The part of an RNA shown here (small-subunit ribosomal RNA, 5' domain) has 490 nucleotides and comes from an Alphaproteobacteria bacterium. Rfam family: Bacterial small subunit ribosomal RNA. The prediction has a mean pLDDT of 86.

[in-house]
Context: one part of a larger RNA
RNA sequence: GAACGAACGCUGGCGGCACGCUUAACACAUGCAAGUCGGACGAAGCUACCAAGUGCUUGCACUAGGUAGACUGAGUGGCAAACGGGUGCGUAACGCGUGGGUAUUUACCCUGUGGUGGGGAAUAACUUCUGGAAACGGAAGCUAAUACCGCAUACGCCCUUCGGGGGAAAGAUUUAUCGCCACAGGAUAAGCCCGCGUUAGAUUAGGUAGUUGGUAGAGUAAAAGCCUACCAAGCCGAUGAUCUAUAGCUGGUCUGAGAGGAUGGUCAGCCACACUGGGACUGAGACACGGCCCAGACUCCUACGGGAGGCAGCAGUGGGGAAUAUUGGACAAUGGGGGAAACCCUGAUCCAGCGAUGCCGCGUGAGUGAAGAAGGCCUUAGGGUUGUAAAGCUCUUUCAGUAGGGAAGAUGAUGACGGUACCUACAGAAGAAGCACCGGCUAACUCCGUGCCAGCAGCCGCGGUAAGACGGAGGGUGCUAGCGUUGUUC
Numbered sequence: 001g002a003a004c005g006a007a008c009g010c011u012g013g014c015g016g017c018a019c020g021c022u023u024a025a026c027a028c029a030u031g032c033a034a035g036u037c038g039g040a041c042g043a044a045g046c047u048a049c050c051a052a053g054u055g056c057u058u059g060c061a062c063u064a065g066g067u068a069g070a071c072u073g074a075g076u077g078g079c080a081a082a083c084g085g086g087u088g089c090g091u092a093a094c095g096c097g098u099g100g101g102u103a104u105u106u107a108c109c110c111u112g113u114g115g116u117g118g119g120g121a122a123u124a125a126c127u128u129c130u131g132g133a134a135a136c137g138g139a140a141g142c143u144a145a146u147a148c149c150g151c152a153u154a155c156g157c158c159c160u161u162c163g164g165g166g167g168a169a170a171g172a173u174u175u176a177u178c179g180c181c182a183c184a185g186g187a188u189a190a191g192c193c194c195g196c197g198u199u200a201g202a203u204u205a206g207g208u209a210g211u212u213g214g215u216a217g218a219g220u221a222a223a224a225g226c227c228u229a230c231c232a233a234g235c236c237g238a239u240g241a242u243c244u245a246u247a248g249c250u251g252g253u254c255u256g257a258g259a260g261g262a263u264g265g266u267c268a269g270c271c272a273c274a275c276u277g278g279g280a281c282u283g284a285g286a287c288a289c290g291g292c293c294c295a296g297a298c299u300c301c302u303a304c305g306g307g308a309g310g311c312a313g314c315a316g317u318g319g320g321g322a323a324u325a326u327u328g329g330a331c332a333a334u335g336g337g338g339g340a341a342a343c344c345c346u347g348a349u350c351c352a353g354c355g356a357u358g359c360c361g362c363g364u365g366a367g368u369g370a371a372g373a374a375g376g377c378c379u380u381a382g383g384g385u386u387g388u389a390a391a392g393c394u395c396u397u398u399c400a401g402u403a404g405g406g407a408a409g410a411u412g413a414u415g416a417c418g419g420u421a422c423c424u425a426c427a428g429a430a431g432a433a434g435c436a437c438c439g440g441c442u443a444a445c446u447c448c449g450u451g452c453c454a455g456c457a458g459c460c461g462c463g464g465u466a467a468g469a470c471g472g473a474g475g476g477u478g479c480u481a482g483c484g485u486u487g488u489u490c
Base pairs, nucleotide, nucleotide: 001490002489003488004487006486007485008484009483010482013362014361015360016359017358018357019355020354021320026318027317028316030315031314032313035079036078037077040076041075044072045071046069047068048067049066050065052063053062054061055060056059086273087272088271095198096197097196098195099194100193101192102191104190105189109186110185111184112183113182114181115180116179117151119149120148126141127140128139129138130137131136157166158165159164171178172177199245200244201243206236207235208234211233212232213231214230215229216228217227248270249269250268251267252263253262254261255260275296276295277294278293279292298309299308300307301306326352328351329350330349334348335346336345337344338343365395366394367393368392375386376385377384378383399431401426402425403424404423405422409417434479435478436477437476438475439460440459441458445474446473447472448471449470455462456461
């Protein structure tokens, strides 16, 4: 000198664009953050109509039945919930980066080929009974499906000793579509393997028994000691194994002429984690943040028998800290999930609020004005300086203010932002300047006070009676809605 996710002190007018718990991966009250489909399904409730019975006040009420309709919350079923969002604990590792490889899988989507026949048994909801304070159940009975299970069929598919064997489907409705099954190819996404690169310490020198390899099997979507049995005795290491400490990695960012050094916040890619530890289930995909089971710590409810919970989602609270925001609006746009659609959901996102936290832009007026006013300060008492500065005179109105109009963002409709941006008019210099420094380095000097005191200080050093270095004042210098200080990096 530059930089910062900064903080602190003094000060503070406006706007745009960014950014905002670096500390306790500490604990969390409350609300919201993942639903959707009635064009898969049955039943219930509601409304209208039809016809029947009863009561009768003769056109109303009640009861059971049928038809139709839109809707509601629960249930079965489908898809989604593995995305999106958060954090950086762990990890020195094929984790990441880069370049290759293949023994593999891939729901929804696209292309193509071929099918979609005929049956069955249940179960939730519901009803009755019943246990429990609750959470949640238990028994009996009834019912549907795109839920479940056989049979038939099989171009292609799988297994094969090449003889053969095995395996599928689901319907809905507005009759035109949407689906369903098998296979092949694609796209997308993922798994696994390898070369190279990836912090410090030798005051860490030896480490390793599933360890290294083979055979046979188990297992996986898939190669493999991934696992098991047997056999062999290997494998790694001063080109630093092992151990210890620290750390998410990268694109990038900061600095620097570069080489390099430092760093990894926001944004983007990958990884890891979801109270702590372990485990699997479902599924195309998880060993699953707002799923399940077990154990543990903690918190809460309890009728003491037993239960409930997990903000490192968005807000917000306590705590820690020098320090970091609203318990806001909207799905209008972009995108995501469901749905044939209408639409529903979406704290993703888009916006608004708070903060000079940063960067950028603008303003706080312009011209004229010497009696060089008054006042202040200095003075050799003549004057000098503040200083064209002020006042006065003549103008202007950016921004802010008031009033009126008023978007784009939205290909037909739909605008949270927002009566916002912007435009026009009006009034009036009106509402808008500070901070640090002035001994040298280093731009900028005098007076008073103090008297090695009080104090200053980045280094050198100032202060003990004439202090340009302390404190105040006048003046000056620098930067400016900021200016200084502290911290960190180059």